Two RNAs folded together computationally: RNase P RNA and transfer RNA, 438 nucleotides in total. Model confidence (mean pLDDT): 77 of 100. Rfam match: Bacterial RNase P class A. Rfam links the family to the GO terms tRNA processing, ribonuclease P activity and dimeric ribonuclease P complex.

RNA sequence: CCACCGGGUGACCGCGGAUCGCCUUUUCGGGCGGAUCGAGGAAAGUCCGGACUCCACAGGGCAGGAUGCUGGGUAACUCCCAGGCGGGGAAACCCGACGGAAAGCGCAACAGAGAACAGACCGCCGAUGACCCUCUCGCAAGAGAGGGCACAGGUAAGGGUGAAACGGUGGUGUAAGAGACCACCAGCGACCCGGGCGACCGGGCGGCUGGCAAGCCCCAUCCGGAGCAAGGCCAAGCAGGGACACCGACGGCCCGUCGAUCAAGUCCCGGGUAGGCCGCACGAGGCGGCGAGUGAUCGUCGACCCAGAUGGAUGGUCACCGGGGGACGAAAGUUCCUCACAGAAUCCGGCUUACAGGUGGACUC
RNA sequence: GCCGGAGUAGCUCAGCUGGUAGAGCAGCUGAUUUGUAAUCAGCUGGUCGGGGGUUCGAUUCCCUUCUCCGGCU
Numbered sequence: 001c002c003a004c005c006g007g008g009u010g011a012c013c014g015c016g017g018a019u020c021g022c023c024u025u026u027u028c029g030g031g032c033g034g035a036u037c038g039a040g041g042a043a044a045g046u047c048c049g050g051a052c053u054c055c056a057c058a059g060g061g062c063a064g065g066a067u068g069c070u071g072g073g074u075a076a077c078u079c080c081c082a083g084g085c086g087g088g089g090a091a092a093c094c095c096g097a098c099g100g101a102a103a104g105c106g107c108a109a110c111a112g113a114g115a116a117c118a119g120a121c122c123g124c125c126g127a128u129g130a131c132c133c134u135c136u137c138g139c140a141a142g143a144g145a146g147g148g149c150a151c152a153g154g155u156a157a158g159g160g161u162g163a164a165a166c167g168g169u170g171g172u173g174u175a176a177g178a179g180a181c182c183a184c185c186a187g188c189g190a191c192c193c194g195g196g197c198g199a200c201c202g203g204g205c206g207g208c209u210g211g212c213a214a215g216c217c218c219c220a221u222c223c224g225g226a227g228c229a230a231g232g233c234c235a236a237g238c239a240g241g242g243a244c245a246c247c248g249a250c251g252g253c254c255c256g257u258c259g260a261u262c263a264a265g266u267c268c269c270g271g272g273u274a275g276g277c278c279g280c281a282c283g284a285g286g287c288g289g290c291g292a293g294u295g296a297u298c299g300u301c302g303a304c305c306c307a308g309a310u311g312g313a314u315g316g317u318c319a320c321c322g323g324g325g326g327a328c329g330a331a332a333g334u335u336c337c338u339c340a341c342a343g344a345a346u347c348c349g350g351c352u353u354a355c356a357g358g359u360g361g362a363c364u365c
Numbered sequence: 366g367c368c369g370g371a372g373u374a375g376c377u378c379a380g381c382u383g384g385u386a387g388a389g390c391a392g393c394u395g396a397u398u399u400g401u402a403a404u405c406a407g408c409u410g411g412u413c414g415g416g417g418g419u420u421c422g423a424u425u426c427c428c429u430u431c432u433c434c435g436g437c438u
Base pairs, nucleotide, nucleotide: 001361002360003359004358005357007321008320009319010318011317012316013315015038016037017036019034020033021032022031023030024029040341044352045351047350048349049348050347051346052227053226054225055224059255060254061253062252064223065222066221067220068219069083070082071081072080073079084098085096086095087094088093099218100217104216105215106212107211121159122158123155124154125153128152129151131148132147133146134145135144136143137142167185168184169183170182171181172180186209188206189205191204192203193202194201195200231278232277233276234275240269241268242267243266244265247259248258249257285304287302288301289300290299291298292297322339323338324337325336326335327334328333366437367436368435369434370433371432372431375390376389377388378387384421392408393407394406395405396404414430415429416428417427418426
C1' cells in the first nucleotide's frame, strides 16, 4: 500500500417472515405441526448520483445552481481506472476544487520612503548646470585648468519594512547605476518544427517578466420540481364558513401548450379519522468458471434465492474453543471479568465518518 | 424515514462584497445617599461549536464533523 475477516461450533428456549400439511371459520382470518430464511462493512451521516412515483408527454429563454488537467468506465455522479503536470518524502509511495489574470471590474490591513505601469528614508554619485576658492591668458568682458561644497539633479546595485518591493547569478558598461548590453538559468507567448488520440513533452525563435478567480466575472459541460409521510385502492367518521377571480397545471420570472369557462378549482379557518391493503423486495442481484482489457469494467456460461418489521422481529441460557485484560504462582497453570464500532425501514451505485483485535499478499528503508 | 434552519462574552443578539470582534442586560470599582435602589463615570470578560483546506491573513470563503431547533400524514 492492496485485499479480507470482524468471535466460532453444538444443544435448548423465545421472536419476525414466507411456504407445505392438518383443523377451524359464511368470508377476511385464526390455531397446531414440519422443514426453511432472518442486519452491516459501515445498515450511520443524508453529502452526491440514479431507479421508481406524481405533477403535462417534462417544452423554449432568462435568472439561479453544480462541475472544472486529459482519455476511458458507468444507468448516472462531486465516484472509479489509466496517464499528464505540480507539491511532499531518503525510498516504497502519498496529496492536489489542477480551465482562464493577454476580456473587464475589484482587493492587498499594519509596517514601510514607496504596494501596481510604484517609490529617493539611509546610502552611492554629482559626469551636466549653478555657487565658492586658487592658478594661467587677457586692458576689460570673458576663456581655460585644478580643487571644494552637496544646491538643483541622477541612481532601484546595497541597507531597512513587509506575505509580496517590478526576474536570479556573474560580467561588460557608467560619474554612480540600471535587461542599458552579454552569457547561463527560471518564467511567459495567440510563433515555428518534431512526438503523443489528448492533457502535455523536447528543440528553436521572440520580446519581456508580480499575486488573488474556495472575490465578482469569462469560457465549456450539466441540471424542470417534489419526494415512499412519493403515489394508488378500500373501510370508518364529520359541520360547515370565508377569500380569489385572466384562474389552474406552473414551484423565481417570461413565453408557449393543455384544461376550466359558472361549477369546478386553489388557499385559509373550523370539524372528523389516528384503521387495513398495494407500492415492498428477482435486483444496474451477489457467487463461481472462461474470455476481452494495463486497469476501472464489460461479455458469456453455470448453479443460487439471500430480512421485510410498522412502536417496529433478529434475543437469551449452557458447554467447549478463540482473542484481550486483571489477580495468584518460580514456571506449567488456576481463577475472575470482557467481546471494537454499531444496528435495516422504498431500493441501488458511491463518498465521508466511527471501529478492539486478527489474517493473507506486494514493495521500500 | 424524508426535508429545512441555527451555533459569536454569563444571557439576548449585531458584525458575513476577508484586514487586531461590538451593543444591551448581568458582574466589579468609584461617585452620589444616613443607607439601598435608580443615575453618572470607568473596568473586566471571547478556543467566534470542533477539525482540515484556500489566502500574506478566515467569525466571514470551501470541505468534513458534533450539538440543538423546526416542518411533513